[in-house]
RNA sequence: AGGGACAUAGUUCAAGGGUAGAAUCGCGGUCUCCAAAACCGCUGAUGGGCGUUCGAAUCGCUCUGUCCCUG
Numbered sequence: 001a002g003g004g005a006c007a008u009a010g011u012u013c014a015a016g017g018g019u020a021g022a023a024u025c026g027c028g029g030u031c032u033c034c035a036a037a038a039c040c041g042c043u044g045a046u047g048g049g050c051g052u053u054c055g056a057a058u059c060g061c062u063c064u065g066u067c068c069c070u071g
Base pairs, nucleotide, nucleotide: 001070002069003068004067005066006065007064010024011023012022013021018054026042027041028040029039030038047063048062049061050060051059
């Protein structure tokens, strides 16, 4: 320099253009002499910008960051 992949909750990961979910962490509760475990509930997220669309996490462009390949 050229090409490609990825970016979603504190963390690890889902989500065929139509309500953004799970596990775990955290918090509260039940249980227990106390705690752990177990069970129930709650909180919390689409990297930034622009566009396409009635509607975008999803499609397009661009920027940022991480990683890989070629030379």
Transfer RNA from a Bacteroidales bacterium, 71 nucleotides, folded computationally. The organism belongs to Bacteroidales, within Bacteria. It matches the Rfam family "tRNA". About the family: Transfer RNA (tRNA) molecules are approximately 80 nucleotides in length. Rfam classes the family as a transfer RNA.